Record summary:
A computed fold for a 74-nucleotide RNA from a Pirellulales bacterium, annotated as transfer RNA. The source organism's lineage runs through Bacteria, Pseudomonadati, Planctomycetota, Planctomycetia and Pirellulales. It matches the Rfam family "tRNA". By type it is a transfer RNA. Rfam's curators write: Transfer RNA (tRNA) molecules are approximately 80 nucleotides in length.
[in-house]
């Protein structure tokens, strides 16, 4: 320089193909149990899905550029 694959709450994944309300686990915060603390049980909070753009009624999801890592290949 080319080509592939990857980017999604605090951390680790899933949805992408085949658009239609983003879900699981762990962590957290609160209650509840308990002398406490830990185990459990209930509830919650927290990502506009790497960034600009296009398409569409509608985009993590299709397209196109860009950035990050990672892999092959000159």
């Nucleotide at each position: 320089c080319g080509g592939c694959g990857c980017g999604u709450g605090g951390g680790g994944u899933a949805g992408c193909c085949u658009g239609g309300a983003a879900a699981c686990c762990c962590g957290u915060g609160u209650g509840c149990u308990u002398c406490g603390g830990g185990a459990g049980c209930a509830c919650a909070a927290g990502a506009u899905c790497g960034g600009c753009g296009g398409u569409u009624c509608a985009a993590a999801u299709c397209c196109g550029c860009c950035c990050g890592c990672g892999c092959c290949g000159a």